[in-house]
C1' cells in the first nucleotide's frame, strides 16, 4: 500500500505546550484568540483482539470452531455534533417536471482482526 471479514442512532474529559485553523473528500452546517485541530500528561469508555471463566459443536487425540461472560499492571481504538447531515440507486411516487421529507441499500470513510 492492496484483499477479506465484523462494526459504525450507545458510551466516556480535565491539565498543560503550541498558536489558526479543524471537523477525511464535495456541499451545507458546525467547532474555534473564553485557544480549537495537534502533541504530552493524567483520568475515563467500550469490549474488536489476546489472557481468564461458562456451555455446545468438532477431532482417535493434539490444533480447532461457536455463543456467553469478565474488565485483568494485556494489545489496539475511542471519549463535540449519528461516521455531524447530505452526496449514488431504489421506494413512499402519481401524467411529466421541480422541490422537501421519510425508509432501504450501494459506494466513500474509520477501527479491529486476518491475508499477499
Nucleotide at each position: 500500500u492492496u484483499c477479506u471479514c465484523a462494526u459504525c442512532c450507545a458510551g466516556a474529559g480535565g491539565g498543560g505546550a503550541c498558536g489558526a485553523g479543524g471537523g477525511a473528500c464535495c456541499g451545507g452546517c458546525c467547532c474555534g484568540a473564553u485557544g480549537a485541530c495537534u502533541c504530552c500528561c493524567c483520568g475515563g469508555c467500550a469490549a474488536c483482539c489476546g489472557u481468564c471463566c461458562g456451555c455446545c459443536c468438532a477431532c482417535u487425540g493434539c490444533c480447532g470452531g461457536g455463543c456467553g461472560g469478565c474488565a485483568c499492571u494485556g494489545g489496539u481504538g475511542c471519549c463535540a455534533a449519528u461516521u455531524c447531515c447530505g452526496g449514488c440507486a431504489g421506494g413512499c411516487c402519481g401524467c411529466g417536471u421541480a422541490g422537501c421529507g421519510c425508509c432501504u441499500g450501494a459506494a466513500a470513510g474509520a477501527u479491529g482482526a486476518g491475508a499477499g